[in-house]
This is a predicted structure of a 135-nucleotide RNA (c-di-AMP riboswitch aptamer (ydaO/yuaA leader)) from uncultured Conexibacter sp.
Parts: sequence; C1' cells; structure tokens
RNA sequence: CGCCGAAUCCACGGUCCGAAACCGUGGACCGGGGGACCCAGAUGUAUGGGGCUAAUCCCACGAGAUGUUCGUGGGAGGCGCUGGCUCUUUCCGCGCUCGCCCGACAGCUAACCCCGGAGGCCGACGAAAGAGGAA
Repeated sequence: CGCCGAAUCCACGGUCCGAAACCGUGGACCGGGGGACCCAGAUGUAUGGGGCUAAUCCCACGAGAUGUUCGUGGGAGGCGCUGGCUCUUUCCGCGCUCGCCCGACAGCUAACCCCGGAGGCCGACGAAAGAGGAA
C1' cells in the first nucleotide's frame, strides 16, 4: 500500500506546555433491534423460543450421554480474496463456514422508541465481459 468487517468523518469543551493522545457532549453518515392496520401464521415452556453474524442443513464414524453435546471426515447451501481506480457478472484457483447475546419473550410492520460504530490480518497467485470515473 492493501484485506475481512456497519465499525468512519466533523464540531465544541475539559485535562495538558502542547500538535497529538485521553475523557465528555453533540452532529453527519453507516449498521442493527423493538414496534399497528392489512397480510401471514395455528401452539413451539427442556426437544423452549428469539437476535447479531457468511457462519446453516444433511450423512457417516467416534466420544460422552440418555433423546440435549463435542470431535473427525464428506456433501449441499452461504461468505471472502487475488487480477493494484471503482462497481456488476461469469470462469479458474485458494480460503472460511466461528463466536456472542436476550431471558419465557418478539412474524411482517407506518408513526414512534432503543442500541452499535469494535476487533483481527500481511496476500503479491489468474482469465474474460460490461458500466462509470480519472489522466
């Protein structure tokens, strides 16, 4: 320089010698949840139910266990990257498919209400089409 991700930008005030850094407040923008009519749905309380996220489902084997879990392998589905301006699509190749939260409770949902703006990486490995932009 670049990559995953919503996770960025600005203003004011305080601390401070001080740009900065840190703390607080507010705004812009990005992201998420709750929440009517209408529509949809028909009981799910231990086999609960639900949310964020790409991170779900199925099969086989094993462990544990007693109907819940974990591990390994395979498959389907989903997600990301290389091609060095950006975006969309296809092919090839490579990789991921975790984790966390709510707390008996939530379909959609206008008005309205609430919340987040973190964290983690170091690849140099392709082939095409289209649109826009820049020079």
Background
Of the family's consensus pairs, 92% are formed in the model. Its mean pLDDT, the model's own confidence on a scale to 100, is 76. The RNAcentral record of the sequence draws on MGnify.